Source information:
Two RNAs folded together computationally: RNase P RNA and transfer RNA, 474 nucleotides in total. It holds a member of the Rfam family "Bacterial RNase P class A". It is annotated as a ribozyme. Model confidence (mean pLDDT): 79 of 100.
RNA sequence: GGAGAGGGCCGGGUGGUCGCUGGCGGACGCAAGUCCGCUGGAGGAAAGUCCGGACUUUAAGAGCAGGGCGCUGGGUAACGCCCAGGCGGAGCGAUCCGACACAAGCGCAACAGAGAACAGACCGCCGAUGGCUCGCAUCCGCGAGCUCAGGUAAGGGUGAAACGGUGGGGUAAGAGCCCACCGCGGGAGGUGGCAACACCACCGGCACGGCAAGCGUCGCCCGAAGCAAGGCCAAAUAGGAGGACGAGGGCGCCUCGCGCGCUCCAAGGCCGGCUCGGCCGAGGUCCUCGGGUAGGCUGCUUGAACGGCGCGGAGACGCGUCGUCCAGAGAAAUGAUCACCCUCGGCGGAUCACCCGAUCCACCGAGACAGAAUCCGGCUUAUAGGCUCUCUCCCUCG
RNA sequence: GGGGCUGUAGCGCAGUUGGGAGCGCGCGUGAAUGGCAUUCACGAGGUCGCCGGUUCAAUCCCGGCCAGCUCCACCA
Numbered sequence: 001g002g003a004g005a006g007g008g009c010c011g012g013g014u015g016g017u018c019g020c021u022g023g024c025g026g027a028c029g030c031a032a033g034u035c036c037g038c039u040g041g042a043g044g045a046a047a048g049u050c051c052g053g054a055c056u057u058u059a060a061g062a063g064c065a066g067g068g069c070g071c072u073g074g075g076u077a078a079c080g081c082c083c084a085g086g087c088g089g090a091g092c093g094a095u096c097c098g099a100c101a102c103a104a105g106c107g108c109a110a111c112a113g114a115g116a117a118c119a120g121a122c123c124g125c126c127g128a129u130g131g132c133u134c135g136c137a138u139c140c141g142c143g144a145g146c147u148c149a150g151g152u153a154a155g156g157g158u159g160a161a162a163c164g165g166u167g168g169g170g171u172a173a174g175a176g177c178c179c180a181c182c183g184c185g186g187g188a189g190g191u192g193g194c195a196a197c198a199c200c201a202c203c204g205g206c207a208c209g210g211c212a213a214g215c216g217u218c219g220c221c222c223g224a225a226g227c228a229a230g231g232c233c234a235a236a237u238a239g240g241a242g243g244a245c246g247a248g249g250g251c252g253c254c255u256c257g258c259g260c261g262c263u264c265c266a267a268g269g270c271c272g273g274c275u276c277g278g279c280c281g282a283g284g285u286c287c288u289c290g291g292g293u294a295g296g297c298u299g300c301u302u303g304a305a306c307g308g309c310g311c312g313g314a315g316a317c318g319c320g321u322c323g324u325c326c327a328g329a330g331a332a333a334u335g336a337u338c339a340c341c342c343u344c345g346g347c348g349g350a351u352c353a354c355c356c357g358a359u360c361c362a363c364c365g366a367g368a369c370a371g372a373a374u375c376c377g378g379c380u381u382a383u384a385g386g387c388u389c390u391c392u393c394c395c396u397c398g
Numbered sequence: 399g400g401g402g403c404u405g406u407a408g409c410g411c412a413g414u415u416g417g418g419a420g421c422g423c424g425c426g427u428g429a430a431u432g433g434c435a436u437u438c439a440c441g442a443g444g445u446c447g448c449c450g451g452u453u454c455a456a457u458c459c460c461g462g463c464c465a466g467c468u469c470c471a472c473c474a
Stems, first nucleotide, its partner, number of pairs: 001394010012341007020041009043369001047380002050378005055226004061276004066222005071085005086100001087098004101217002105215002107211002122156002124152003129149002131146006164182006183206001184204003189200004230298004240289006248264006268280004291473003305324008342367005348361005399470007408423004417454001425441005447463005
């Protein structure tokens, strides 16, 4: 000098004028309210609503169904998040990526191919064994051929995938058939580690292929709904229409009317997806349509909060102490404009310079993504431009 | 603000043990008719919303984005 890797941070600034909104104080006003002053007023993602919680209601509980997660250890209120480690993969490397438990059972693998899961022989190789033919031979037999039966899985070929790889021995040809190394599998071995796991030793010729983001199995976790949750007050209207469910027994009273009251049983109804269960049960419960109001207060922002310092820890993080209060609107405020500065881009001019280029000045343009809505912890996605720290590789010079 | 559903040809829709992308209407060409309509035959037309992942292979399974539709207030 070039090319990269991993973090952390900022993401326009200052001032003037005119506005919007919350709070506090003051003045005026019977009140509604008006005016003045002070003070607070978007984000790193406020977004997507994908996870996890707080909070609130629901049916008190159990089981099933259903859903989620999935190497190990730790952090945390919790998590699908974070930290550290292991294993596998990518990269020369810094580093990065990984839904990374289980293949016992069921299921799937199109096309191609001989054969696709306890498979298979198309081309090929062989002719040991059996058969046939020929030759030699007195006989025993020997040789050659055919490739009919058969042997084989080395080589070719198909495929995403073909039932270990390389080398040697062996054989008719071959093959874990045998051997060495590598790979694979096994068990209550040893060493290190909390563990995942790693290494070493031993045993086994290899049998046991892939997919679980197919069904499934194992382990752990989870009830559901959501601030339009929920609570209080006020106003108004037709407790209106239709439908589902169901009318048994006893006692008492009596104005004897199938009238009223009490009580028992339970057909039934309702309640979280279902069951057990729970509640109601002659008066209600549920569903659909219709009617009315579109008001106020609360929940509401002090919180697993933020900042500084110290301590513990390898780290995520935790503990202690000091300080701070930092939007709470409700169809929804946080804006507009002007000036100067900053950053970036373009064009022009000047100076330096051999070139690349550097510096200064003027003009023009641009300043991203986006925008709270009960509140937190994460993840993901969007983001002009810039600052900073650590590390890797290559080239050159000393 | 909070739930749910959908996205396949110009339009309306199918698409299951994941292997061929389809149906109806419409469109084009031809036939039939003197001509038009009907009818018949043939044909064109697809980033399966987009981007990743799992798998030999994805419209289908999983994740992330984008777009559209729809429902949720209180009172008696």